A computed fold for a 531-nucleotide part of an RNA from an uncultured bacterium, annotated as small-subunit ribosomal RNA, 5' domain. Model confidence (mean pLDDT): 87 of 100.
[in-house]
Context: one part of a larger RNA
RNA sequence: GGAUGAACGCUAGCGGCAGGCUUAACACAUGCAAGUCGGGCGGCAGCGGGGUGGGAGCUUGCUCCCACUGCCGGCGAGCGGCGCACGGGUGAGUAACACGUAUGCAACCUGCCCCUGUCAGGGGGACAACCCGCCGAAAGGCGGGCUAAACCCGCGUAUAUCGCCCCGGGGCAUCCCGGGGCGAGGAAAGGAGCGAUCCGGACAGGGAUGGGCAUGCGGCGCAUUAGCUGGUCGGCGGGGUAACGGCCCACCGAGGCGACGAUGCGUAGGGGUUCUGAGAGGAAGGCCCCCCACACUGGUACUGAGACACGGACCAGACUCCUACGGGAGGCAGCAGUGAGGAAUAUUGGUCAAUGGGCGGGAGCCUGAACCAGCCAAGCCGCGUGAGGGAAGAAGGUACAGCGUAUCGUAAACCUCUUUUGUCAGGGAACAAAGGCGGGGACUAGUCCCCGGAUGAGGGUACCUGAAGAAAAAGCAUCGGCUAACUCCGUGCCAGCAGCCGCGGUAAUACGGAGGAUGCGAGCGUUAUCC
Numbered sequence: 001g002g003a004u005g006a007a008c009g010c011u012a013g014c015g016g017c018a019g020g021c022u023u024a025a026c027a028c029a030u031g032c033a034a035g036u037c038g039g040g041c042g043g044c045a046g047c048g049g050g051g052u053g054g055g056a057g058c059u060u061g062c063u064c065c066c067a068c069u070g071c072c073g074g075c076g077a078g079c080g081g082c083g084c085a086c087g088g089g090u091g092a093g094u095a096a097c098a099c100g101u102a103u104g105c106a107a108c109c110u111g112c113c114c115c116u117g118u119c120a121g122g123g124g125g126a127c128a129a130c131c132c133g134c135c136g137a138a139a140g141g142c143g144g145g146c147u148a149a150a151c152c153c154g155c156g157u158a159u160a161u162c163g164c165c166c167c168g169g170g171g172c173a174u175c176c177c178g179g180g181g182c183g184a185g186g187a188a189a190g191g192a193g194c195g196a197u198c199c200g201g202a203c204a205g206g207g208a209u210g211g212g213c214a215u216g217c218g219g220c221g222c223a224u225u226a227g228c229u230g231g232u233c234g235g236c237g238g239g240g241u242a243a244c245g246g247c248c249c250a251c252c253g254a255g256g257c258g259a260c261g262a263u264g265c266g267u268a269g270g271g272g273u274u275c276u277g278a279g280a281g282g283a284a285g286g287c288c289c290c291c292c293a294c295a296c297u298g299g300u301a302c303u304g305a306g307a308c309a310c311g312g313a314c315c316a317g318a319c320u321c322c323u324a325c326g327g328g329a330g331g332c333a334g335c336a337g338u339g340a341g342g343a344a345u346a347u348u349g350g351u352c353a354a355u356g357g358g359c360g361g362g363a364g365c366c367u368g369a370a371c372c373a374g375c376c377a378a379g380c381c382g383c384g385u386g387a388g389g390g391a392a393g394a395a396g397g398u399a400c401a402g403c404g405u406a407u408c409g410u411a412a413a414c415c416u417c418u419u420u421u422g423u424c425a426g427g428g429a430a431c432a433a434a435g436g437c438g439g440g441g442a443c444u445a446g447u448c449c450c451c452g453g454a455u456g457a458g459g460g461u462a463c464c465u466g467a468a469g470a471a472a473a474a475g476c477a478u479c480g481g482c483u484a485a486c487u488c489c490g491u492g493c494c495a496g497c498a499g500c501c502g503c504g505g506u507a508a509u510a511c512g513g514a515g516g517a518u519g520c521g522a523g524c525g526u527u528a529u530c531c
Stems, first nucleotide, its partner, number of pairs: 001531004006527005013383005019376002021341001026339003030336003035082003040079002043075002047073003050069008089294003099218007108211002113207007121155001123153003130145006161184010190199003220266003227257003232254004237249003269291004273284004296317005319330004347373001349372003355369001356367004386417004396408005421472001423467005431458001437452007475520005480501003486515005496503002
């Protein structure tokens, strides 16, 4: 000098764009953050409509009330499907194939999506909801009975797969690929619509996407850590897995790693990148993106295409809360917010309008993702606090060679002008064209195109125009040398300053004040850290 997720002191006009618990992975009140589908199903608690019956008012054909009825719109709870493994947070752990990079898988998986082919025949069953009864303070639970489905289970058929046989092709090895025959062996679901048709279902092959595994190389401190290792290292056989493998197991062998740093200890998420530097290098990994790990602590599996699962389950533990003392409930490292810790870090805001996600045929619903707004000079950038003229060099302050002069100083006053920003008034966006609906068209027949009108949280915001008016807007640090800027007074090794050298003991340009000056400027200094 540059840099910072900064903090502190003094000061502070505006805007844009970014940023904002670096500490206690400390504990958390409250609200919200993952639902959706009635076009899968049985139903009908609540709401609206219809029907039937009864009743009241009475303007005799309307209004109101009650009961029954799932008949219709819908729909709490329930069964079922898809999602909840994404998105969002954090950096504790991890020195590891965790990450980066480059390869391999002839050892693998992949829901939704795309393409292709084939199929959907015929049966059976259960459990919720519901009804009945019971236990419990609650959380909740138990028993009996009925029932639907795209729920569950068989049968027939089916090209996968497996075994045997035959033929052909290929590879670096274990081997792999294709065709045929026999045997074993596993499918399916319906819904909407008057219909055309649409949305779904099953199996197989391919694609795409996402993942799993293995390997080479790379990135840290200590040798004042030198030896480490018993599933340890290898083999055979098996179990397990989507898959290879001591991943696990039985048996057999005695190996494996290490000064090219094993093992141990300490520290640490890794990368893209960021800072600095002419570079080489050094340092860092906050925001954003990719990967990993974690979700009160430890462990475990279940479901599922995918989890060993932040807002799922079970067990154990610590903690907090409720309790009728028998027993229960909870997990903000989601968004806000609270306490605590700390030098220190924000609102218990708005909207789904856009983008994106989940579900749905769609309308739509949900979305603290996201988009916006609020707070904070904490950063970067831009703008302003006026411009031109103006010497009686005014008054006043300060200094001195002191009747005077110098300086603040063209500074002020005064004259002329401008009006950014701010204030007030008027106008006023883009972000929104898709989906859907109505009309029309195209073709490869379920997609696309054209026209129409609707939809904005931010927001009456940005922006534009006008009005008045210099009006409302400057500080901070320094002035001995380094280092740009000097005098006076006070103090008297005191009070104090200080980054280093060093100042202060009676004339201190070094302390404190003043005048003046220098530097930067809505900031300026100090501290901390890196180069």
The full RNA is in RNAcentral, with records from Greengenes.